[in-house]
RNA sequence: GCGGGAUUAGUUAAGUGGUAUAACGCAAGCUUCCCAAGCUUGAGUCGGGGGUUCGAUUCCCCCAUCCCGCA
Repeated sequence: GCGGGAUUAGUUAAGUGGUAUAACGCAAGCUUCCCAAGCUUGAGUCGGGGGUUCGAUUCCCCCAUCCCGCA
C1' cells in the first nucleotide's frame, strides 16, 4: 500500500428498515439479628460525520480505533 472483518448500557453479547433486548454489574425496596443468597422495581446503550428513505442500529459513502490476510 491492497483486501476482508469488528465497533450496540459499566462488561459480554443478541437484534436487523417501524418504541433496542438479555445476562452480569449498579441503585432502591422486600426478606434476614447481620452478611451472603433470593424476590420485585428502576436508571443506563447503537464509534463520529454525510447520504438514501415517510422512517436508519439496520442500506450506501467517508473518517476513527481494533483484529486477520496479502504484498